[in-house]
RNA sequence: AUAGUCAAAGCGCCGAAUCUCCAACGGGAGAACGGGGGAACCGUAACUUAGGGGUGUAAGGAAGCCUGAUGGCCUCCAAGGGUAACUCUUGGCCCGAACCCGACAGCUAACUCCGUAGGCGUAGCACGAGUCGGA
Numbered sequence: 001a002u003a004g005u006c007a008a009a010g011c012g013c014c015g016a017a018u019c020u021c022c023a024a025c026g027g028g029a030g031a032a033c034g035g036g037g038g039a040a041c042c043g044u045a046a047c048u049u050a051g052g053g054g055u056g057u058a059a060g061g062a063a064g065c066c067u068g069a070u071g072g073c074c075u076c077c078a079a080g081g082g083u084a085a086c087u088c089u090u091g092g093c094c095c096g097a098a099c100c101c102g103a104c105a106g107c108u109a110a111c112u113c114c115g116u117a118g119g120c121g122u123a124g125c126a127c128g129a130g131u132c133g134g135a
Base pairs, nucleotide, nucleotide: 010122011121012120013119014118018031019030020029021028022027032116033115034114035113036112037111042106049103051104052101053100054099055098060077061076062075064073065072066071080095081094082093083092085131086130087129088128090126091125
């Protein structure tokens, strides 16, 4: 000097998942953000084991393998989503999961019920256009 690993602080990313107060180490309240249920009107020939539904970007399609079937596994593509003030175009990179309800739910005013986790990164992906704020 370079590369790698670990830790702290600050800063930041995905996500609704942050802030304030009262308590005091069991907890609670509010704001804000997010989600579910729930009339009329409208809509639905849908569902009734090939159940149905919800959160979420994570709709779907094809090949192969396994299975008695439902279906499962894996690969590729893909709707869609993310990427350092904010928005947009184009391109680069990445994701394209997981879980929950429990026989049951279209929309839905009033009303009502819940959540506020978890996981990461370390000069940031780039050009262009516009906007906001600061100096």